[in-house]
The RNA shown here (c-di-GMP-I riboswitch aptamer) has 83 nucleotides and comes from Methylophaga aminisulfidivorans. The prediction has a mean pLDDT of 76.
RNA sequence: UUUGUAAAAAGCCAAACUCGUCGCGAGGCGGGGUCGGAAAGCCACGGGUCUCUGGAUUUUUUGGAGAUGGCUGGGUUGCAUUG
Numbered sequence: 001u002u003u004g005u006a007a008a009a010a011g012c013c014a015a016a017c018u019c020g021u022c023g024c025g026a027g028g029c030g031g032g033g034u035c036g037g038a039a040a041g042c043c044a045c046g047g048g049u050c051u052c053u054g055g056a057u058u059u060u061u062u063g064g065a066g067a068u069g070g071c072u073g074g075g076u077u078g079c080a081u082u083g
Base pairs, nucleotide, nucleotide: 004081005080012037013036017032018031019030020029021028022027035070041076042075043074045073046072047071048068049067050066051065052064053063054062055061056060
């Protein structure tokens, strides 16, 4: 430098729940917490799910604006370890 991922985790992250706060909402951020995670780092580009809103329709369809990276594909950077 390249390829691969069986096991492990010093360090790292932190679901549910909870307190505060922001948002119409999905949810975000901070504290506590620790179910889990090898990208649970970063990017809403594809698919999925969800929220708000307009039109058509009469119960489905479509436009717009958003949320989710701990649903998933992809991109990109990195850790550990083996060959």